[in-house]
RNA sequence: GAAAUGGAUCGGGCAAUCGCGGUAUAUUUUAGAUAUAUCGAGGAAAGUCCGGGCUCCACAGGAUAGGGUGCCAGGUAACGCCUGGGCAGUUAUAGACUGACGGCCAGUGCCACAGAGAAUAUACCGCCUGCUGAUAGCGAUGUUUGCAUCGCUGUCACUGGGUAAGGGUGAAAAGGUGCGGUAAGAGCGCACCGCGCUUUUGGCAACAAAAGUGGCAAGGUAAACCCCACCUGGAGCAAGACCAAAUAGGAAAACAGCCACAUUAACAGGCUGAUGUUUGUUAAUGCGGCAGAUGUGAUCCGCAUCGUUUUCGGGUAGGUUGCUAGAGAUCAGUGGUGACGCUAAUCCCAGAUGAAUGAUUGCCUCGUCCGGCUUGCCGGAUAGACAGAACCCGGCUUACAGAUCCAUUUCCUUU
Numbered sequence: 001g002a003a004a005u006g007g008a009u010c011g012g013g014c015a016a017u018c019g020c021g022g023u024a025u026a027u028u029u030u031a032g033a034u035a036u037a038u039c040g041a042g043g044a045a046a047g048u049c050c051g052g053g054c055u056c057c058a059c060a061g062g063a064u065a066g067g068g069u070g071c072c073a074g075g076u077a078a079c080g081c082c083u084g085g086g087c088a089g090u091u092a093u094a095g096a097c098u099g100a101c102g103g104c105c106a107g108u109g110c111c112a113c114a115g116a117g118a119a120u121a122u123a124c125c126g127c128c129u130g131c132u133g134a135u136a137g138c139g140a141u142g143u144u145u146g147c148a149u150c151g152c153u154g155u156c157a158c159u160g161g162g163u164a165a166g167g168g169u170g171a172a173a174a175g176g177u178g179c180g181g182u183a184a185g186a187g188c189g190c191a192c193c194g195c196g197c198u199u200u201u202g203g204c205a206a207c208a209a210a211a212g213u214g215g216c217a218a219g220g221u222a223a224a225c226c227c228c229a230c231c232u233g234g235a236g237c238a239a240g241a242c243c244a245a246a247u248a249g250g251a252a253a254a255c256a257g258c259c260a261c262a263u264u265a266a267c268a269g270g271c272u273g274a275u276g277u278u279u280g281u282u283a284a285u286g287c288g289g290c291a292g293a294u295g296u297g298a299u300c301c302g303c304a305u306c307g308u309u310u311u312c313g314g315g316u317a318g319g320u321u322g323c324u325a326g327a328g329a330u331c332a333g334u335g336g337u338g339a340c341g342c343u344a345a346u347c348c349c350a351g352a353u354g355a356a357u358g359a360u361u362g363c364c365u366c367g368u369c370c371g372g373c374u375u376g377c378c379g380g381a382u383a384g385a386c387a388g389a390a391c392c393c394g395g396c397u398u399a400c401a402g403a404u405c406c407a408u409u410u411c412c413u414u415u
Base pairs, nucleotide, nucleotide: 001411002410003409004408005407006406007405008404009403010402012364013363014362015361016360017359018358020040021039022038023037024036025035026034027033028032042386046397047396049395050394051393052392053391054236055235056234057233061301062300063299064298066232067231068230069229070228071085072084073083074082075081086101087099088098089097090096102227103226107225108224109221110220111219124167125166126163127162128161129160130159132157133156134155135154136153137152138151139150140149141148142147175193176192177191178190179189180188194216195214196213197212198211199210200209201208202207240321241320242319243318250312251311252310253309254308255307257290258289259288261286262285263284264283265282266281267280268279269278270277271276292306293305294304295303328347329346330345332343333342334341335340366384367382368381369380370379371378372377373376
């Protein structure tokens, strides 16, 4: 100097005029208005993908199913997040990046087409070899000199056996490379690597390394069903609480109450001279048992309550609160590789409700564009990316013009 990677900060400033909302103070005609002071939209406010705080069901438990996560160790209120490490992959070798990173010997599936054969998986081409037949050459024997028989070698055809090295098909084909061996081959044998088992060492661990031993097969796929480990109620600020007001304390239907005891009342019967007493029926109340119904995901058990559900019709939809002091922020010290923790000091930084947080002007600065030319000066124009809080917080993901800074790796040149 060039290329690339990772991270952080800002993403306008100053002034004037006018206009909004909150809070505090003062005045006031105290429904309210005026004045002063002060504060007032992001790094993502977006997505609504995760985790919570908080509120309610509700006094709210257990089990199963369902759902979520998935290497190890830490951080955190918690997480599917973050940090560090391990392994695997991508990359240019590095830095860096990515990981849907538990288990295929618990079981059941699937691997199209091609191919001989796709996991209890093979023999298409090829290689070796045997029988039979044909043919060519050579040799031997016999010989009637025409030939016949036998043997060897080669070729072809048929058929049998051996083979899984070579070739082909495929995403993937019974571990890889090399040497030996074999009729030809093959872990058949050997060396190294790989794999399994055992032990040792380092590490909290994931895991890594070493030594020994065994010729050793148990393919891939769980983002297939499944198995294993851990976690897990639901609904949500339109949650919920309070005040005020209004209507129709409306109409209809369905389901569901049985048994025993006690008390009271009414009616009927019997007994009694009468008061009264007793039996039965009905109704109400109390209590117990059983059943049923309802209760913020499903099923069952448990618990609580005694009613629950549906349709039609009517009224209100106003106000206050929840609503911003927090798992808060800043800075310093300290512990830690780090995420982060601890201690001290300082600060209060939106709370709207059809929805405030703005508009205009001027100057400055960065960048961009245009013109001139002296190629770094002058002049002119222009704030210029993504984008607007709504109960709050911690993350992740997505969008983002431009400016500045830090760190890392590689290449080239110079010293």

Annotation
The RNA shown here (Bacterial RNase P class A) has 415 nucleotides and comes from Candidatus Venteria ishoeyi. NCBI's taxonomy places the organism under Bacteria, Pseudomonadati, Pseudomonadota, Thiotrichales, Candidatus Venteria. Rfam family: Bacterial RNase P class A. Rfam describes the family as follows. Ribonuclease P (RNase P) is a ubiquitous endoribonuclease, found in archaea, bacteria and eukarya as well as chloroplasts and mitochondria.